[in-house]
Context: one part of a larger RNA
Molecule: small-subunit ribosomal RNA, 5' domain
Organism: activated sludge metagenome
Order: sequence, then C1' cells, then structure tokens
RNA sequence: GGAUGAACGCUGGCGGCGUGGAUAAGGCAUGCAAGUCGAAUGGGUUUAGACCCAUGGCAAACGGGUUCAGAUAACAUAGGAAUCUACCCAGAAGUCGCGAAUAAUUCGGAGAAAUCCGGAAGAAUACGCGAUACCCUCUACGGAGGAAUGGUUUACCGCUUCUGGAGGAGCCUGUGUCCUAUCAGCUUGUUGGUGAGGUAAUGGCUCACCAAGGCUCUGACGGGUAGGGGGUGUGAGAGCACGGCCCCCAACAUUGGAACUGAGACACUGUCCAAACACCUACGGGUGGCUGCAGUCGAGAAUAUUCCACAAUGGACGAAAGUCUGAUGGAGCGACGCCGCGUGCAGGAUGACGGUCUUCGGAUUGUAAACUGCUUUUCUACGGGAAGAAUCACGAUGACGGUACCGUAGGAAUAAGAGGUUACUAACUCUGUGCCAGCAGUAGCGGUAAUACAGAGACCUCAAGCGUUAUCC
Repeated sequence: GGAUGAACGCUGGCGGCGUGGAUAAGGCAUGCAAGUCGAAUGGGUUUAGACCCAUGGCAAACGGGUUCAGAUAACAUAGGAAUCUACCCAGAAGUCGCGAAUAAUUCGGAGAAAUCCGGAAGAAUACGCGAUACCCUCUACGGAGGAAUGGUUUACCGCUUCUGGAGGAGCCUGUGUCCUAUCAGCUUGUUGGUGAGGUAAUGGCUCACCAAGGCUCUGACGGGUAGGGGGUGUGAGAGCACGGCCCCCAACAUUGGAACUGAGACACUGUCCAAACACCUACGGGUGGCUGCAGUCGAGAAUAUUCCACAAUGGACGAAAGUCUGAUGGAGCGACGCCGCGUGCAGGAUGACGGUCUUCGGAUUGUAAACUGCUUUUCUACGGGAAGAAUCACGAUGACGGUACCGUAGGAAUAAGAGGUUACUAACUCUGUGCCAGCAGUAGCGGUAAUACAGAGACCUCAAGCGUUAUCC
C1' cells in the first nucleotide's frame, strides 16, 4: 500500500447493486415451511352449491439449513467393470376368468388424555388364486417357473412383460491432498487362498477351513488441526494465506443405535429402542425435537422483519381448471461493502464586523461573508405513469407499486464532517501547564519562552465518511 461476512469512536443527505449469527451443532414460546388427486374407491353432512372422513395412487430421498464429525471411507482429476434405475423417450407383445377380506361408518366397551378393544356392514387402479407367454429366469437342454386394472366427457389416460436410450446413483483403481519423530515399529479378519452366505453388483463385506502373511524412515502406527473443490485476497511473477456470499461434491439433523416402506433413505418437519432435557397428567400414563423462514432467551466486540405474494422462474400432484410451495420473486432494517450523485454557480474591496496574531504600523481569516444576478441535479407539491405477461375459460390475471420514469410549479432552497500539523509525513502560531497533567506506530516529547501535553486560531489530507483495533499478503 491492498484486502475483510468485521467490531469500536465521532459524524451522517440520496440512489443503485451486493451483503448481514463468524461465538453456544446452546435451549426454544408462537405462527407458517409438503402436499395433491372425486377422471381409482366407499361413506357422512347439506335445500343446493359444495365440503369432510377413510381406503388407494404419486410425491414426501427434491427443494431449504448447517459444517458437528472426519486426514481418508471425503474431495479433485484421469480411467475402469462386476451393477441398479420411479417418472421421461423409442420399439415389441399383451391387458382373460374368479375369489376372500378390510378402513371410514354404525352399535357396545376401556381410558384424564394420547389412544385402544369387540360385534355388524361392505368398495376399489388395495389384496389373493387360476389361464396365457412376444419375452425373461433356471436347466440335467428333455423341460420347469414367471404378469396385468381399470377410469371417464369415447377420445384419451392408464396397467403388465421385455429390449434400447437419456438423465441419476452405487462400486473399483492411479495420481494429488496440513502439522508433528519429545509418536518407530504397527496389524489377527490382520494379508492371501478354497468354499459358502450376503448384495443391484465386485470384494474378508461376513463365516468355516488352510497358509503366514500385509504395512513401514519415499514416515507405517499414534497425536493435533481441518469439510474438499471451482475459487478469493495479495504479489511483477514464483509464491504465501484463505475457502464467507454463489455453484458442484461430502457429512450431519437433541445424543447413541436399528431396521421398515420404497426405484431411491437406514430418511431434518417418518417408525422403533435407549439416554439427557422440557412439557401435560386424574400419578395409571403420555407428548416434543427451529443445524427450514421469521422470532425469543443465553453467551458475545458483534450480525436484520414474528413483513407481502405465488404476478414471474422452478418444483409436487392433477386429463385439466387448479391446489400447495418461508424454494423463489419482492419489500423492511444496518454507511457493512462497492459504485454514482449532491450539499450550488458567476460577479462582488471601504479588503466590513467579529476572531487570531502583532514589532501596534499592520497581517491573516478573505471574494470568504453581506450584496447583485443565475441555475434547480437534489427536495417539496400537483398531474401522468410503465416493462417485467409467458398464459387463458377470450371474461381476465402484477406481490413489487401508483414504484421506476416523464411533465409543470416553487425556492439556494433540505444536506459536512473526521483525522492530523517534531521527523518519518502534506500542514504553525499564541495561551495554559511545568518530568506534573499528559502524548506516543518508531525515534522520542514534558523539569518556566513546549511548532510533540491541553485549549484557541490558522493550515494539511480524505470526504458521507474519517479514524482506531484485529487478521492476511
């Protein structure tokens, strides 16, 4: 000198674009953040429109948050073979016959509640059985086994099996990836083989048996620290430091463990068990999880609104209309940052008053002010007023917002401070104080003429900012 997710002090006019819990992954009141489908189905309520309950389907594994753990099982890059893939696209073939239940409901019962038990009724694209097999699996190549569901507005949407694709995911390998030797030896599923189990799939992934291997000073093992990358800061570069916002990947969801469902999870707002904490209780028992958006307490130098809207973009469901969406689009707060604009312009000397200094003559503040003329960026008032809209039932639809912007009128009107002035380092005098009070980044200054302390005037630098502190180059 540059930089910052900064903080603190003094000051503060406006706009645009960004950015804002870095500490306690500490605890959380309240509201919202994942639903949707009546063109799968049964029932209830209502005069009707329509709404509600339950079964069922799809979604809820996305989106959103955080960086706890973790030194490799992550990540980056280049490859690989032993794999899976809902929805979507292309192609081939099919969609026949039958059955038993059950929820909501109703009746009865238990319980404070959460909820639970028994009887009746009876539906489906829920469940089961049989038939068939383009095809798929197994095979001793003889054969054996394996599917489906319908709906309505009658044209579509579905359903089943198989092949291929796209996108996605799992697995393996090489290379790269912090400090420490005051960590030198580490290892028994350990290293390899055979067989089996398991998985979508390879593999000590697991198990039985066999062998005794495997890693290591090119740093094994141990300890510490840490999410990784694209990138960011600085620097002429090499490098050094960092990884906030945005994008990709990983990990986590009060702590620990486990599986279920499913194409996909061992699942933030699913389930079960245990623990801590908190709440309700009729003491028998239950309920909860903001590292989602706001908000609250706490700790801290320190970090925002319990806002508006689904109009746009995107997502889920739906044939669609549409519903949901704290994703997202916006507004609010903070000079936290960057950029831009303004706080007027020209004339004006008796060089006014006042202040300061003075050798008492004057000098300086200073064309500065007053005063005269002009302008209106800003500001205020009034009037007009968007694009962002694509769709669509052809009627209509904008949160932002009467915002941006445009026009007219008014009037210099609404708007300047901070730090410094011994040298480094741009800028000096007076008064007070008297090694005191104090200053200070370093050298240093102050003990009676202090340009270094304090006040005043003048001046210098930057400017809606200016200084200080912290950290990096």